This is a predicted structure of a 510-nucleotide part of an RNA (small-subunit ribosomal RNA, 5' domain) from an uncultured bacterium.
Context: one part of a larger RNA
RNA sequence: GGAUGAACGCUGGCGGCGUGCUUAAGACAUGCAAGUCGAACGAGGGCACUUUGUAGCAAUACGGAGUGUUCCUAGUGGCGAAUGGGUGCGCAACACGUAGGUGACCUGCCCCGAAGUGGGGGAUAACAGUCCGAAAGGAUUGCUAAUACCGCAUGUGGUCCUGGAAGUUAGAGGUUCCAGGUCUAAAGUUGCAAAACGCUUCGGGAGGGGCCUGCGGCCCAUCAGGUAGUUAGUAGGGUAACGGCCUACCAAGCCAACGACGGGUAGGGGGCCUGAGAGGGUGAUCCCCCACACUGGCACUGACACACGGGCCAGACUCCUACGGGAGGCAGCAGUCGGGAAUAUUGCACAAUGGGCGAAAGCCUGAUGCAGCAACGCCGCGUGCGCGAUGAAGGCCUUCGGGUUGUAAAGCGCUUUUCGGGGGGAUGAGGAAGGACAGUACCCCCGGAAUAAGUCACGGCUAACUACGUGCCAGCAGCCGCGGUAAAACGUAGGUGGCUAGCGUUAUCC
Numbered sequence: 001g002g003a004u005g006a007a008c009g010c011u012g013g014c015g016g017c018g019u020g021c022u023u024a025a026g027a028c029a030u031g032c033a034a035g036u037c038g039a040a041c042g043a044g045g046g047c048a049c050u051u052u053g054u055a056g057c058a059a060u061a062c063g064g065a066g067u068g069u070u071c072c073u074a075g076u077g078g079c080g081a082a083u084g085g086g087u088g089c090g091c092a093a094c095a096c097g098u099a100g101g102u103g104a105c106c107u108g109c110c111c112c113g114a115a116g117u118g119g120g121g122g123a124u125a126a127c128a129g130u131c132c133g134a135a136a137g138g139a140u141u142g143c144u145a146a147u148a149c150c151g152c153a154u155g156u157g158g159u160c161c162u163g164g165a166a167g168u169u170a171g172a173g174g175u176u177c178c179a180g181g182u183c184u185a186a187a188g189u190u191g192c193a194a195a196a197c198g199c200u201u202c203g204g205g206a207g208g209g210g211c212c213u214g215c216g217g218c219c220c221a222u223c224a225g226g227u228a229g230u231u232a233g234u235a236g237g238g239u240a241a242c243g244g245c246c247u248a249c250c251a252a253g254c255c256a257a258c259g260a261c262g263g264g265u266a267g268g269g270g271g272c273c274u275g276a277g278a279g280g281g282u283g284a285u286c287c288c289c290c291a292c293a294c295u296g297g298c299a300c301u302g303a304c305a306c307a308c309g310g311g312c313c314a315g316a317c318u319c320c321u322a323c324g325g326g327a328g329g330c331a332g333c334a335g336u337c338g339g340g341a342a343u344a345u346u347g348c349a350c351a352a353u354g355g356g357c358g359a360a361a362g363c364c365u366g367a368u369g370c371a372g373c374a375a376c377g378c379c380g381c382g383u384g385c386g387c388g389a390u391g392a393a394g395g396c397c398u399u400c401g402g403g404u405u406g407u408a409a410a411g412c413g414c415u416u417u418u419c420g421g422g423g424g425g426a427u428g429a430g431g432a433a434g435g436a437c438a439g440u441a442c443c444c445c446c447g448g449a450a451u452a453a454g455u456c457a458c459g460g461c462u463a464a465c466u467a468c469g470u471g472c473c474a475g476c477a478g479c480c481g482c483g484g485u486a487a488a489a490c491g492u493a494g495g496u497g498g499c500u501a502g503c504g505u506u507a508u509c510c
Stems, first nucleotide, its partner, number of pairs: 001510004006506005013381006019374002021339001026337003030334003035079003040076002043073003046069010086292003096216007105209003110205008118152001120150002127142006157184002160181007188197003218264003225255003230252002233249005267289004271282004294315005317328004345371001347370003353367001354365004384414004394405004419447006428437001454499005459480003465494005475482002
């Protein structure tokens, strides 16, 4: 000198764009953050219409039956909930980066292609009844539906077994073809219909993921030997899949000064800061990957989880309780307490972009878009412009002559960025309509210099000097060093210099 997610002191007019718990992965009141589909299903309710019963002269009231319904939904069922969002505890590791491999693999939704969608069955929630419990919740009897569940048929196909052929390869559990055998599928809904959306099997694709490998990136040798599923093999289990991943048996290997093992520290990268570069430092915001979700462990469901707002067990903590027993997990968005030098609103909207569900209308979305707070940062603008000398007054200094503040002020003329008031008023919405932001940006008119300057320094380094006070005191200080009676170094004042809505200090990096 540059830089910062900064903080502190003094000061503070505006706008745009960004950024904002670096500490306690501390504890959390409250609200919201993942639902959706009635065009899968039964049931219940609402509404409308028709009909009917009782009371009544009637209006009407109460009730039954039927039909319709772009209405509502507790339950069954489907899809989603594994994305999005948060955090950096752990991790020195194939975690990450890069380059490859998979002849060892998986893939819901989406796209392309081929074929099919026949015929049956038994339940169960809801509901009704009975019962237990303070509650959370549960037991039992009876009824019922399906795109829920289970047999049967068919087999384009696919799997497996046997036999054969072709070609590739280092090596078939890979590819193609043929024959025989085994096993193996389905669901309907809407519509008058056409058809549409689905369903099943198989092949291919796209995108996504799993696994393996070469190389690369911290400190300590005051860590020198480490290892028993350890190293290799055989057989088996397990997995989508290879593998000591696991088990049994057999052998005794395997790693290590090219740093094993141990200890400390740490999420990695793109990047960011600095630097001419090499390098050094760093890993906030944004993007990719990883890990985690009160702590530890476990599996279930599922195409995908060992699953932040799912489950079970154990533990700590908090809460409810009728003392028998239960409930909970903000490292989602706000917000609270605590810690701290220190870090924001319990805001608006789904209008846009994107996501989930749905045929659609649409619903949900603290993702996101916006608004609020903060000079925290960068950038831009303003606090006026011109003229104005008897160089006014006042202040300060003085050799008492004067000098300086200083064209500075006053005064005269002008302008209106800003500011205040009034009027108009968007783009963002690629179709008619539809905008949270927002009566915002922007435009026009009116008013009036009006609403707007500080901070640090002035001994040398280092731009900027005098007076008074103080008297090794009070104090200053980044280094050298100032202060003990004329201090340009302390304090105050005037003046001057630097930067400027900021200025200075502290911390950290180059």
Model confidence (mean pLDDT): 86 of 100.
Its Rfam family is "Bacterial small subunit ribosomal RNA". Rfam links the family to the GO terms structural constituent of ribosome and ribosome.